[in-house]
Glycine riboswitch aptamer from a Hyphomicrobiales bacterium, 107 nucleotides, folded computationally. Lineage of the source: Bacteria > Pseudomonadati > Pseudomonadota > Alphaproteobacteria > Hyphomicrobiales.
RNA sequence: UUUCCCGAUCCGGGAGAGAUCGUCCCAACAUCUGCGUUUUUUGUUGUGACGGCGCCGAAGGUGCAACCGCCCCGGAAACUCUCAGGCAAAAAGACUGGAUCGGGAAC
Numbered sequence: 001u002u003u004c005c006c007g008a009u010c011c012g013g014g015a016g017a018g019a020u021c022g023u024c025c026c027a028a029c030a031u032c033u034g035c036g037u038u039u040u041u042u043g044u045u046g047u048g049a050c051g052g053c054g055c056c057g058a059a060g061g062u063g064c065a066a067c068c069g070c071c072c073c074g075g076a077a078a079c080u081c082u083c084a085g086g087c088a089a090a091a092a093g094a095c096u097g098g099a100u101c102g103g104g105a106a107c
Stems, first nucleotide, its partner, number of pairs: 002106012018053001020052005026046005054087003060083001061081001063079001067075002
């Protein structure tokens, strides 16, 4: 100096599947009833909790093993399972583009 690999940070790209059903808490609105004071009924919407059924695979995890290596050990998918997670938007998101920094290898 050039190339390659790994990691970190920042800025981008980034799929799939019910804005599902039931119960309950709370809040708002509407409604019913009562009223000196203290109330009650029903419905709608929203947040949350629990549960049912259906579904998705790209955090993480399980399993299989082409392959790498090959004595053993070991590594190993976007395939598989769906434990976990997820099923409007947002967020998250495997993977990936660029920039910067750090480490390593080769010439």